[in-house]
Molecule: FMN riboswitch aptamer (RFN element)
Organism: Nocardioides sp.
RNA sequence: GAGCGUGCUCUGGGGGCGGUGAAAAUCCGCACCGGCGGUGACCUGGUCGAAGCGAUUCGCUUCGACCGGCAGUCCGCGACCCGGCCACAGCCAGUGGCCGGUUGACCAGGUGAGAAUCCUGGACCGACGGUCAAAGUCCGGAUGAGAGGAUCACGCAA
Numbered sequence: 001g002a003g004c005g006u007g008c009u010c011u012g013g014g015g016g017c018g019g020u021g022a023a024a025a026u027c028c029g030c031a032c033c034g035g036c037g038g039u040g041a042c043c044u045g046g047u048c049g050a051a052g053c054g055a056u057u058c059g060c061u062u063c064g065a066c067c068g069g070c071a072g073u074c075c076g077c078g079a080c081c082c083g084g085c086c087a088c089a090g091c092c093a094g095u096g097g098c099c100g101g102u103u104g105a106c107c108a109g110g111u112g113a114g115a116a117u118c119c120u121g122g123a124c125c126g127a128c129g130g131u132c133a134a135a136g137u138c139c140g141g142a143u144g145a146g147a148g149g150a151u152c153a154c155g156c157a158a
Base pairs, nucleotide, nucleotide: 003156004155005154006153007152009150010149011148016030017029018028019027031137032136033126034125035077036076037075038074043069044068045067046066047065048064049063050062051061052060053059054058072124073123081101082100083099084098085097086096087095088094106122107121108120109119110118128140129139130138
C1' cells in the first nucleotide's frame, strides 16, 4: 500500500408571514427545500512548481502539474406504485426472494470554436395513505427500504 471480498456502524432537506373560512402548515399571495452515480468545454477552491512585478518576512499576476468542488428539470439509478414467478402457509391475507413494468419538471439571453452543465433572467417539477379543507414542506407506513458513499475491523491479493 492502488485493488477485491466479508461484516458492524453511519449517511435527506423544507411551511415563516399574511388572506379567506366554522375549519387550511393542505386553498390564495409572498416564502422555503432539492437523495445517489456520471458529465462538468476554457467555471471554481486548495497545494506545489516556474516566470514576471512590487517588496523585509511576503503579496499580486500569468502559466503548468496534482488533489478536490459545481445540474431538482441532461444521461442513468434509487424510493413510492403495479404485475409475474418461487418459497413459507390447508386456503386467504401476509412476509421474503427473483424478474419485469411504471416513474416529475427548462426555456430565453450572454460568453465562447463549441453550452444539456458556466453567467444572468424568467419559468417549471415533486409517490402513496391520512387530515374539521385539496399537502414537495404536517402526520403515517418508516427506528423501514435503498441508490451509491463514508469510517472502522477482518480476510484475499499484486